[in-house]
RNA sequence: GCCAACGUAGCUCAGGGGUAGAGCAAGUGAUUCGUAAUCACUAGGUCGUCGGUUCAAUUCCGACCGUUGGCUCCA
Repeated sequence: GCCAACGUAGCUCAGGGGUAGAGCAAGUGAUUCGUAAUCACUAGGUCGUCGGUUCAAUUCCGACCGUUGGCUCCA
């Protein structure tokens, strides 16, 4: 340099045009003599960035940034 996949909550991930979700973690409450465990509830998101298409984009398209893997060249 080229190719591919990926980027979504604090972490690990799902979802894939019409209100963005799960598990774990966090907070509050119930229970307990107390703790752990368990149960209920709450909070937490510029869906990498910038454009394009669309009535409507996290989702489709393009460029760029980043991560991972592969290939190639030079020294």
Predicted 3D model of a 75-nucleotide RNA (transfer RNA) from a Thermoanaerobaculales bacterium. Its mean pLDDT, the model's own confidence on a scale to 100, is 81. It matches the Rfam family "tRNA". Rfam links the family to the GO term triplet codon-amino acid adaptor activity. Rfam classes the family as a transfer RNA. It was read from a public genome assembly.